The part of an RNA shown here (large-subunit ribosomal RNA, domain III) has 387 nucleotides and comes from Pollicipes pollicipes. The coordinates come from a structure-prediction model, not an experiment, and the mean pLDDT is 82.
[in-house]
Context: one part of a larger RNA
RNA sequence: GAGUAACGAUAAGGGGAGUGAAAAACUCCCCCGCCGAAAGACCAAGGUUUCCUGUCCCAUGUUAAUCAGGGCAGGGUAAGUCGGCCCCUAAGGCGAGGCGGAAACGCGUAGUCGAUGGGAAACAGAUUAAUAUUUCUGUACUUCUAUAUAUUGCGAAGGAGGGACGGAGAAGGCUAAGCAAGCAUGGCGAUGGUUGUCCAUGUGAAAGUGAGUAGGGCGUUUGUUUAGGUAAAUCCGGACGAACAUUAAACCUGAGACACGAGACGAGUCACCAAGGUGAUGAAGUUGUUGAUGCCAUACUUCCAGGAAAAGCCUCUAAGCUUCAGAUUAUACCGAAUCGUACCCCAAACCGACACAGGUGGUCAGGUAGAGAAUACCAAGGCGCUU
Numbered sequence: 001g002a003g004u005a006a007c008g009a010u011a012a013g014g015g016g017a018g019u020g021a022a023a024a025a026c027u028c029c030c031c032c033g034c035c036g037a038a039a040g041a042c043c044a045a046g047g048u049u050u051c052c053u054g055u056c057c058c059a060u061g062u063u064a065a066u067c068a069g070g071g072c073a074g075g076g077u078a079a080g081u082c083g084g085c086c087c088c089u090a091a092g093g094c095g096a097g098g099c100g101g102a103a104a105c106g107c108g109u110a111g112u113c114g115a116u117g118g119g120a121a122a123c124a125g126a127u128u129a130a131u132a133u134u135u136c137u138g139u140a141c142u143u144c145u146a147u148a149u150a151u152u153g154c155g156a157a158g159g160a161g162g163g164a165c166g167g168a169g170a171a172g173g174c175u176a177a178g179c180a181a182g183c184a185u186g187g188c189g190a191u192g193g194u195u196g197u198c199c200a201u202g203u204g205a206a207a208g209u210g211a212g213u214a215g216g217g218c219g220u221u222u223g224u225u226u227a228g229g230u231a232a233a234u235c236c237g238g239a240c241g242a243a244c245a246u247u248a249a250a251c252c253u254g255a256g257a258c259a260c261g262a263g264a265c266g267a268g269u270c271a272c273c274a275a276g277g278u279g280a281u282g283a284a285g286u287u288g289u290u291g292a293u294g295c296c297a298u299a300c301u302u303c304c305a306g307g308a309a310a311a312g313c314c315u316c317u318a319a320g321c322u323u324c325a326g327a328u329u330a331u332a333c334c335g336a337a338u339c340g341u342a343c344c345c346c347a348a349a350c351c352g353a354c355a356c357a358g359g360u361g362g363u364c365a366g367g368u369a370g371a372g373a374a375u376a377c378c379a380a381g382g383c384g385c386u387u
Stems, first nucleotide, its partner, number of pairs: 013031006032384004040364004046344002050342001051075006060068002080141002082340003086119003092113003098107003122139005142336002147332002150328003153321002158316002161313001166303004172296003177290005182203006188196001208260003215253003219244008228236002265285001268281005304307001350359002366378004
């Protein structure tokens, strides 16, 4: 230089009350403003206590601070069903023997690991200052072992089926959700009108079980035979027949609706209150319409570039065992360990040296206008961006 520039989005503040040594910034109330395919809600990654409560203000906070993601202390994360672990494999890794190399080591078979993929099963309501598909209430479901009852050809590291998959397109059936009416409860407006075709609020129920619909797929049953499926096979495949069908039935699959689940919840009213809440009671709880990018659907049609694997599962036999063991069915009992679970998550808590106008994968998707997830104004909810 200079008490100058700056104090990090021009979304915006104002009033009252409280606390306090002190209030533009903290708390409560009333207005105003901003976002609303987000500046709301929920996860993954990452962070690792930042969560909640009490207390404190030296430092941190671009100012003050009674406040805080700051200091100190205490508390908080509850699972057979959510996600790991577990079973299975992909790319890829390791790799007994083996091959190569002077060696270090490289490659690689059998194997063994490895999810970002496949594989059993839970919903609704209530509750805490802080957790909840985890606690509680109600109603469910899966699986394993052993025992008992009944029936009985069971058996794998092998065979076969299945699992099992691309892009694009179009039509249909539904539901979520919305809107309107009806119904129920409350209201009648400080200023012209408002007992009316008026205003406000509410009218959402789940998994599961039952039967199996719209729709989609497929010829079905059976006999004989068989150079195939590394051995065998009653299984699969091939061949030849028969019966029934050939618009179909049967079988497989399959949203939704319906019934139970079930009067749970519920506006409001009443009582108490430490003013935060607590307890009691409890109306209506229907119809129509619009209608998804969600479900049926890994369906259907079409195209060429022809679009994982393995296990669980079903079936077949081999060795073997057939009084045993094993298998099937039904019921009941027992068990289901261990790890994660707080909080932030388009952000002041992650990555950017910062409480940084940057970056960060997925899910949800209300109203009016609109082709629309554009845009504008709003709801729920959240904020006014720390001078």
Rfam family: Bacterial large subunit ribosomal RNA. Gene Ontology terms of the family: structural constituent of ribosome and ribosome.